[in-house]
Context: one part of a larger RNA
Molecule: small-subunit ribosomal RNA, 5' domain
Organism: uncultured bacterium
RNA sequence: AACGAACGCUGGCGGCGUGGAUAAGACAUGCAAGUCGAACGCUGACAUUCAGGUAGCAAUAUUUGGAUGUUGGAGUGGCGCAAGGGUGUGUAACACGUGGGCAACCUACCGUGAAGUCUGGGAUAACUCGCUGAAAGGCGAGCUAAUACCGGAUGUGAAUGCAAAUUCAAAGUUGGGGAUCGCAAGACCUAACGCUUUACGAUGGGCCCGCGGCCUAUCAGCUAGUUGGUGAGGUAACGGCUCACCAAGGCUAAGACGGGUAGCUGGUCUGAGAGGAUGGCCAGCCACACUGGAACUGAGACACGGUCCAGACUCCUACGGGAGGCAGCAGUGGGGAAUCUUGCGCAAUGGGCGAAAGCCUGACGCAGCGACGCCGCGUGGGGGAUGAAGCUUCUCGGAGUGUAAACCCCUUUCGACCGGGACGAAUACCUCGCAAGAGGGGUGACGGUACCGGUAUAAGAAGCCCCGGCUAACUACGUGCCAGCAGCCGCGGUAAGACGUAGGGGGCCAGCGUUGCUC
Numbered sequence: 001a002a003c004g005a006a007c008g009c010u011g012g013c014g015g016c017g018u019g020g021a022u023a024a025g026a027c028a029u030g031c032a033a034g035u036c037g038a039a040c041g042c043u044g045a046c047a048u049u050c051a052g053g054u055a056g057c058a059a060u061a062u063u064u065g066g067a068u069g070u071u072g073g074a075g076u077g078g079c080g081c082a083a084g085g086g087u088g089u090g091u092a093a094c095a096c097g098u099g100g101g102c103a104a105c106c107u108a109c110c111g112u113g114a115a116g117u118c119u120g121g122g123a124u125a126a127c128u129c130g131c132u133g134a135a136a137g138g139c140g141a142g143c144u145a146a147u148a149c150c151g152g153a154u155g156u157g158a159a160u161g162c163a164a165a166u167u168c169a170a171a172g173u174u175g176g177g178g179a180u181c182g183c184a185a186g187a188c189c190u191a192a193c194g195c196u197u198u199a200c201g202a203u204g205g206g207c208c209c210g211c212g213g214c215c216u217a218u219c220a221g222c223u224a225g226u227u228g229g230u231g232a233g234g235u236a237a238c239g240g241c242u243c244a245c246c247a248a249g250g251c252u253a254a255g256a257c258g259g260g261u262a263g264c265u266g267g268u269c270u271g272a273g274a275g276g277a278u279g280g281c282c283a284g285c286c287a288c289a290c291u292g293g294a295a296c297u298g299a300g301a302c303a304c305g306g307u308c309c310a311g312a313c314u315c316c317u318a319c320g321g322g323a324g325g326c327a328g329c330a331g332u333g334g335g336g337a338a339u340c341u342u343g344c345g346c347a348a349u350g351g352g353c354g355a356a357a358g359c360c361u362g363a364c365g366c367a368g369c370g371a372c373g374c375c376g377c378g379u380g381g382g383g384g385a386u387g388a389a390g391c392u393u394c395u396c397g398g399a400g401u402g403u404a405a406a407c408c409c410c411u412u413u414c415g416a417c418c419g420g421g422a423c424g425a426a427u428a429c430c431u432c433g434c435a436a437g438a439g440g441g442g443u444g445a446c447g448g449u450a451c452c453g454g455u456a457u458a459a460g461a462a463g464c465c466c467c468g469g470c471u472a473a474c475u476a477c478g479u480g481c482c483a484g485c486a487g488c489c490g491c492g493g494u495a496a497g498a499c500g501u502a503g504g505g506g507g508c509c510a511g512c513g514u515u516g517c518u519c
């Protein structure tokens, strides 16, 4: 000098930051990933309308069925759930940093270009019925739709090294509409959004290599898929990645192998620098998600809030069997010197889905708590005595506290109260327009906050450590090697500037000291 600090005493306000460093120990409760009806069938409610029935002379009422619209429900389907958020266990490694390579690779959504989007089919969930189980759930029969699934056609194109030849596609939905066809629905045309094949780009990733960054030799030899080859399998892709066969190689004192420790970096702290230490917040990369293992789906995972198996633990049970995973945000108990609210809002930024309205978002934006840190402000300003009282000291004359107080004048920051009151808001949306654009109308958690104006009063706001030397600041009393102090030297055994108290003084100040750790 510094800190993610803690402890003691003390504590007025604000801004910006920051806060589980220990048990990657265990977790009650709520929330943290959904969305699309403009892909699809079904179903509840409401509204409108049509048809039939019933009551009535009728208006009308009521009921059944159909259609449309609004809204809710579960389901099929699509996209998302691999991002965002958390943690630092493991890892000494191409994990990271940096510089390269891939003629050995992949990339959903997005952009640009080319071509296409023709024709058929069978199922299934939901639903109904039945059976079964305490539950979680399961089984069977029957019905149905699609942008779900499967054929056929076409082949711009792509793949198979080339030629030849072979193989490979697709799906519709919504809005608008003159003629024509159709009873109608619609066909048909057109636009948008999709779908299929393909090229390039963009973005993100995979793999390989050079170099760089810990301790230990009281670890000296290590290695059988080991090192290389041939062939095969596997992968998006190279490769002992895997396998069969063949050869006997490969690494090592420039430290192999083993052991210990550790996420890496941009950075941060210190220092004149060189260097040393460190990696919390923020940002990039990596690894992990109760422990261990495995694959499925998918463009992407070997997947925190998915699946399966095993294990430990917790819970439910009708004892047959089931359920769960906060290293997401809060919160609980535990361990610890020690670390916060079971808050508000999607208004902004960003993300997912959607044509959009919008929905979701503990990301995020804010608020709350903690002097934990940094910064700023205040606790008043001026005048005021050869100088009150009190207290301390004394040679008893005096001296100190001390312009300090009282008293007079002034000011009103912060705080209190009253009134006004934001920026952050631009979009999106609606109308007109080919468009550029124009017009309209709406949106704020923070927050009645910041800020502005006003009212009243010096009024509500100072402590902590030290005073032997180092080191700035001295006397008195008490104590008597006791009680105690102490960072080092050292103080204390009857006048102690070193212990305790008081007066005085020094230092810093909403803090001051102590401890720990680093330079």
Base pairs, nucleotide, nucleotide: 001518003516005515006514007513008512009511012377013376014375015374016373017372018370019369026332027331029330030329031328034079035078036077039076040075042073043072044071045070046069047068048067049066050065051064052063053062054061055060086288087287088286096212097211098210099209100208101207102206105205106204110201111200112199113198114197115196116195117194118152119151120150121149127142128141129140130139131138132137157168158167159166160165172193173192174191175190176189177188180187181186214260215259216258221251222250223249226248227247228246229245230244231243232242233241263285264284265283266282267278268277269276270275290311291310292309293308294307313324314323315322316321341367343366344365345364349363350361351360352359353358380410381409382408383407390401391400392399393398414460416455417454418453419452420451424446429440430439431438432437463508464507465506466505467504468489469488470487474503475502476501477500478499484491485490